[in-house]
Context: one part of a larger RNA
């Protein structure tokens, strides 16, 4: 000299865009943070009006509306930490003749006939309380069976092809294997039907099976990146084969039996440290340090453990067990997990608001509307950084007072101020005011589809509505220099000198060294130098 996720003196005027617990992976109130679909299904209130009746009650509107339950889809995404982890990881580059893949895309074939249950509800029992038991009804796109199988798969057999072998591709045959024609819209051309109409017909959403794509995800190899040799010898599922289980899939994964092997000085084994990477900082550059924001893998979700459901988890805001802790209890038992967004306590030199909005993008459910959404997207607080801008310009000598010094003549602060013209960035006050908004939505045209001008889909014009930030940014316009300069240093390195104080005291100091009666090194004063909304210190790091 640079750099910083700082911190800490002293000072602080505005914007714009960034960033902001580096330490206790310490403990947390409160509130949010993932739910949606009635176009899959059966149920279905209360209050409240308003009407009938002596009155219990009944009827209706509100409403098939809130609600709760079956189901589906999603909760494995998104956001968060960095604890483990030195190698199941990560980064490049490869294999797969050893794999999987929900919802998307596109292609092919289908959806024929039936069964039996059960929550939501009742009715009742058990418990303080979380909950739980027993009996009774019901319905699906919930479950189960039968049928059909183009294509394909999987057993058994037979054959040809390619392969060094393991295998793989092809034909043949015989056995195995699906579904929800459900739901919503239009319709009368077929069919029933006089007609309305559905059990016709259509249009979208879904179901089922097959191969295919896309993006996803598992597995395997090869190189590469930290320290210690004061860690030298390590390993019994350990190495390898045979058979078998196991996986979506090779493989000691894993199990029985055989062998007696594997690794290692080019560093195994074993300690200490570390999540890794595009990067970032610095360096001319090689190379050194580091791995905040932001992307891209991984790991983890109070701790250790195991599975279940799934297309995918061994699952942060899902279970079951054990622990630790913390809360409630009728003491018999129960709940609970901020390393989400705020936010509290700790413990740090230290790091933010219990803000606002779904307008936008995005992401989940739905056909759609339209619903969640602490992702985001914006406000707020902080000189934490970076980068702009301002605190005024011009003119002005009798070089004015006033401060310092003086060799008492002066000198210097300094055009510096006064004063005299002018500006208005900022800053107050007023008048206007965005872009970010286009899609859903409705009207029209052309098109597909169809019997059809419905209904539906592309598509193309209008036209309406939709902004949290915001009355903001921004324009214009009043007024008036008005509202704005500090910090460090001045012996030498290293720009910048003097006077008083003090007397090896008091203090200073990166180093080298000042101070013991004229200190240019300590303290105040003046003057001066740098940088400047900062300025310096401390700390890391080249």
């Nucleotide at each position: 000299g640079g750099a910083c996720g700082a911190a800490c003196g002293c000072u602080g005027g505005c914007g714009g865009c960034g960033u902001g617990c580096u330490u206790a992976a310490c403990a947390c109130a409160u509130g949010c943070a993932a739910g949606u679909c009635c176009a899959a299904c059966g149920u279905g209130a209360a209050a409240g009006g308003g009407g009938a009746g002596c009155a219990a009650u009944c009827c209706c509107c509100c409403g098939g509306u809130a609600a709760g339950g079956u189901g589906g889809c999603g909760a494995a995404c998104g956001g968060g930490u960095g604890a483990g982890u030195a190698a199941g990881a990560c980064a490049u580059g490869g294999g797969a003749a050893a794999u999987c893949u929900g919802c998307c895309u596109g292609g092919g074939a289908g959806a024929u006939g039936g069964g039996g249950a059960u929550a939501u509800c009742c009715c009742u029992c058990c418990g303080a309380a979380a909950g739980g038991g027993g009996g009774g009804c019901u319905a699906a796109u919930a479950c189960c069976g039968a049928a059909u199988a183009c294509c394909g798969u999987c057993c058994g057999g037979a054959u040809u092809c390619u392969g060094a072998a393991a295998g793989g591709g092809g034909u043949c045959c015989g056995g195995g294997g699906a579904a929800a024609g459900g739901g919503a819209g239009g319709c009368c051309u077929c069919u029933g039907g006089c007609a309305a109409c559905a059990u016709g017909c259509u249009u979208c959403c879904g179901c089922u099976c097959c191969g295919a794509g896309a993006g996803g995800a598992g597995c395997c190899c090869a190189u590469g990146g930290c320290c210690c040799a004061u860690c030298a010898g390590c390993u019994a599922g350990u190495u390898g084969g045979u058979a078998g289980g196991g996986u979506a899939a090779a493989g000691g994964c894993c199990u029985a039996c055989c062998a007696a092997g594997g690794c290692g000085a080019a560093g195994a084994c074993g300690g200490g440290u570390a999540g890794c990477u595009g990067g970032u900082c610095u360096g001319a550059g090689a190379g050194g340090a580091c791995g905040a924001u932001c992307a891209g893998c991984c790991a983890c979700a109070c701790u250790g453990g195991c599975a279940c459901u799934g297309a995918g988890a061994c699952a942060c805001g899902g279970g079951c067990c054990a622990g630790a802790c913390u809360c409630c209890u009728a003491c018999g038992g129960g709940a609970g997990g901020c390393a989400g967004c705020a936010g509290u306590g700790a413990g740090g030199a230290a790091u933010u608001u219990u803000g606002c909005g779904c307008a936008a993008u995005g992401g989940g459910g739905g056909c759609a509307a339209c619903c969640c959404u602490g992702a985001c997207g914006c406000a707020g607080c902080a000189a934490c950084g970076c980068c702009g801008c301002g605190u005024g310009u011009g003119g002005g000598a009798u070089g004015a007072a006033g401060g310092c010094u003086u060799u008492c003549g002066g000198g210097u602060u300094g055009u510096a101020a006064a004063c005299c013209a002018c500006u208005u960035u900022u800053g107050u006050g007023a008048a206007g005011g965005a872009a970010g908004a286009a899609g859903u939505c409705c009207c029209g045209g052309g098109g597909g589809a169809u019997a059809a001008c419905a209904c539906c889909c592309c598509u193309c014009g209008g036209g309406g509505a939709u902004g949290a930030c915001g009355g903001u940014a921004c324009u214009u316009u009043g007024c008036g220099a008005a509202u704005a300069a500090g910090c460090c240093a001045c012996g030498g390195c290293u720009a910048a000198c003097u006077c008083u104080g003090u007397g090896c005291c008091a203090g200073c100091a990166g180093c080298c060294g000042c101070g013991g009666u004229a200190a240019g090194a300590c303290a105040g004063g003046g003057g001066u130098g740098g940088c400047a909304a900062g300025c310096g210190u401390u700390g890391u790091u080249c």
A computed fold for a 542-nucleotide part of an RNA from uncultured Leptospirillum sp., annotated as small-subunit ribosomal RNA, 5' domain. The coordinates come from a structure-prediction model, not an experiment, and the mean pLDDT is 83. The organism belongs to Leptospirillum, within Bacteria. Its Rfam family is "Bacterial small subunit ribosomal RNA". Rfam links the family to the GO terms structural constituent of ribosome and ribosome.